[in-house]
RNA sequence: CUCUUAUCGCGAGCGGCUAAGGGACUGGCCCGAUGAAGCCGCGGCAACCGGCUCUAGAAGCGCGGUGCCAAUUCCUGCCCCCCUACGGGGGAGAGAUGAGAG
Numbered sequence: 001c002u003c004u005u006a007u008c009g010c011g012a013g014c015g016g017c018u019a020a021g022g023g024a025c026u027g028g029c030c031c032g033a034u035g036a037a038g039c040c041g042c043g044g045c046a047a048c049c050g051g052c053u054c055u056a057g058a059a060g061c062g063c064g065g066u067g068c069c070a071a072u073u074c075c076u077g078c079c080c081c082c083c084u085a086c087g088g089g090g091g092a093g094a095g096a097u098g099a100g101a102g
Base pairs, nucleotide, nucleotide: 001102002101003100004099005098006097007096008095013042014041015040016039017038021031022030023029025077027075028074043069044068045067048065049064050063051061052060053059054057073094078091079090080089081088082087
């Protein structure tokens, strides 16, 4: 990097260094000097994989490996349906993460 598969309306932040960007991309709309992104420390959430426990399950623990800690994956983009419109619903695509494969 590619492929397969599961999940994505829940949940969870402080401090230090630093200094202007960030929310994948498009268009929006937001966040940001009351400090973005990044790095470090500590903390937390969750329970995908491993491990452990038992009453053996769609269970528990949270020890190890990841992941995550503004907004539904922030909304949206393509197709279909409802609607005069505004708007609403469903599906796909894209993206993210885990596990497995090449």
Model confidence (mean pLDDT): 88 of 100. A computed fold for a 102-nucleotide RNA from a Bacillota bacterium, annotated as SAM riboswitch aptamer (S box leader). Of the family's consensus pairs, 97% are formed in the model. Rfam family: SAM riboswitch aptamer (S box leader). Its family is annotated with regulation of gene expression in the Gene Ontology. It was read from a public genome assembly, where an Rfam model found it.